[in-house]
């Protein structure tokens, strides 16, 4: 600096499906049940504003209409082998503010993580017993060093133990 190698390999954007869910919203509402406080934010805690107070705010059942996002599956394409995944960091979520918590994004340096997987915890994310994350402990599996062992002209090959991708293999 090129050009490869692990394998249920990574990751992405659409395209169907299915699940979210007969949910959420909305519409009616005579009657039925609860109700003096209710709603504006994910909780909390000040304030503010507004409809209500038996002439019933608003809240459930019951009607009627009825979603989408995110995860997920499956071929296909595309970009690829720190592929990619995380933590630190900054903003955002509300009529103000304060505190706590989630959430999404970008970039950059800097720390972990070779990959794939079963089990286990989790007060995280989620409608979920999916799926992610995060710890934890196994199996596979690939690199590479060491030793044994065997094979044999040589080479392939098993087994044990540590190493880590800023690796390794070839030019």
């Nucleotide at each position: 600096a090129u050009a490869g190698a692990g394998g249920c390999g990574c990751g992405g954007g659409g395209u169907u499906a299915a699940u979210g869910a007969g949910u959420a919203g909305c519409c009616a509402c005579a009657a039925c049940g609860c109700a003096a406080g209710a709603u504006c934010c994910g909780g909390u805690c000040g304030g503010g504003a507004u409809c209500g107070u038996u002439u019933g705010a608003g809240c459930g059942a019951g009607g009627g209409u009825g979603a989408a996002a995110g995860g997920u599956a499956a071929a296909a394409c595309c970009g690829c082998c720190g592929a990619a995944g995380g933590g630190c960091g900054c903003a955002a979520c509300u009529c103000c503010g304060a505190u706590c918590g989630u959430u999404g994004c970008u970039c950059u340096g800097c720390c972990c993580u070779g990959g794939u997987u079963g089990c286990a915890c989790g007060a995280c994310c989620g409608a979920a017993c999916a799926g992610g994350c995060g710890u934890g402990u196994g199996a596979c599996u690939g690199u590479c060093a060491u030793c044994a062992u065997g094979a044999u002209g040589g080479u392939a090959a098993u087994g044990a133990u540590g190493g880590a991708g800023a690796g390794c293999u070839a030019u």
The RNA shown here (Lysine riboswitch aptamer) has 171 nucleotides and comes from uncultured Acetanaerobacterium sp. The organism belongs to Acetanaerobacterium, within Bacteria. It matches the Rfam family "Lysine riboswitch aptamer". Rfam's curators write: Riboswitches are metabolite binding domains within certain messenger RNAs that serve as precision sensors for their corresponding targets. Allosteric rearrangement of mRNA structure is mediated by ligand binding, and this results in modulation of gene expression. This family includes riboswitches that sense lysine in a number of genes involved in lysine metabolism, including lysC.